[in-house]
Context: one part of a larger RNA
RNA sequence: UUGGGUUUAAAGGGUCCGUAGGUGGGAUUAUAAGUCAGUGGUGAAAUCUUUCGGCUUAACCGGAAAAUUGCCAUUGAUACUGUAGUUCUUGAGUAUGCUCGAUGUAGGCGGAAUAUGUCAUGUAGCGGUGAAAUGCAUAGAUAUGACAUAGAACACCGAUAGCGAAGGCAGCUUACAAGCGCAUUACUGACACUGAUGGACGAAAGCGUGGGGAGCGAACAGGAUUAGAUACCCUGGUAGUCCACGCCGUAAACGAUGAUCACUAGACAUUGGCGAUAUACUGAUCGGUGUCAAAGCGAAAGCAUUAAGUGAUCCACCUGGGGAGUACGCUCGCAAGAGUGAAACUC
Repeated sequence: UUGGGUUUAAAGGGUCCGUAGGUGGGAUUAUAAGUCAGUGGUGAAAUCUUUCGGCUUAACCGGAAAAUUGCCAUUGAUACUGUAGUUCUUGAGUAUGCUCGAUGUAGGCGGAAUAUGUCAUGUAGCGGUGAAAUGCAUAGAUAUGACAUAGAACACCGAUAGCGAAGGCAGCUUACAAGCGCAUUACUGACACUGAUGGACGAAAGCGUGGGGAGCGAACAGGAUUAGAUACCCUGGUAGUCCACGCCGUAAACGAUGAUCACUAGACAUUGGCGAUAUACUGAUCGGUGUCAAAGCGAAAGCAUUAAGUGAUCCACCUGGGGAGUACGCUCGCAAGAGUGAAACUC
């Protein structure tokens, strides 16, 4: 390389958009580039193969045929692919109507809790633990009540639920945006799928500048535990966590399962529509989310119309363990580092 693979053995890119490229629905006409057939030319000889012959045989040698799977020209065929044209509606999109949702962005508002402060009541403890101690407290704590201030998060509803491409999204409300779905089948008429390079988004932590800082809390300090205890437990507590703007670009970014399309028993639950009936049921109905299970698949666990089944197209990736996601180089970054990514050697 071919082949074989990628849930868990090595292997699906974090996600989407999209350039080149690859692939692409039904009918019809033309063309004849690919494709198929015939003919002609060429494809040196030797070699190889087959056959016949010559040396006693063989090696060897000679004759003939075949082969030379190719290229060029020409004459045809037209199913498929291509190209050009016409056309269709089921793929795709648009329109109209109706929903749906923690979808996004910006603003406003709310109550519970916590902390702090002030005032009041009140007196000796509080707090914490397996047990304690550090800590707080007669300069009046803890507890109770009132008022004020602050920041962060939104109990119940809440779910096996919903939405989003993924990351993710939850108090209430307003505004502005976006989107799926269903119904009608009105319009366009293949406008599609995938997608190297590229672009955008991308949890937490971290970084820069400026704010903010209640609770929690790396680091740090103290108290315990212990043989020790740079920990687990306790008392404190800085960065951070929050906001704005700008970076970073990684995660067990997981369904450890790429995207799209078609096909292949069912049952139950749930969610958003729709139809019919007419008031609690029903469906040869459409879209999602789950559980179980047939065929089939699988090394098994298991998967099973939301496939890991049966097929098609495109992309990404894998090829024994360690060395190593390291070194070097390059690109990006303020840095931390990220991306790309070996070899020697060794088993």
Molecule: small-subunit ribosomal RNA, central domain
Organism: Flavobacteriales bacterium